[in-house]
RNA sequence: GGGCCCUUAGCUCAGCGUGUAGAGCGCUCGGCUCAUAACCGGGUGGUCGCGGGUUCGAAUCCCGUAGGGCCCA
Numbered sequence: 001g002g003g004c005c006c007u008u009a010g011c012u013c014a015g016c017g018u019g020u021a022g023a024g025c026g027c028u029c030g031g032c033u034c035a036u037a038a039c040c041g042g043g044u045g046g047u048c049g050c051g052g053g054u055u056c057g058a059a060u061c062c063c064g065u066a067g068g069g070c071c072c073a
Base pairs, nucleotide, nucleotide: 001072002071003070004069005068006067007066010025011024012023013022019056026044027043028042029041030040031039049065050064051063052062053061
């Protein structure tokens, strides 16, 4: 210098042929228990890395850019 992949909730990750943003764990409240843990139920949670474009509508498509990873030279 070139190519490819990743970036979404506090953490780990789904969703990626545009049409309501999700799961597990966590946190919180309650139940259960003499009590704690486990277990059960409710609740909580997001500038979808950032900027721009296309579209009636973008996490999703296009362009640019930042950070991280792998490969080639």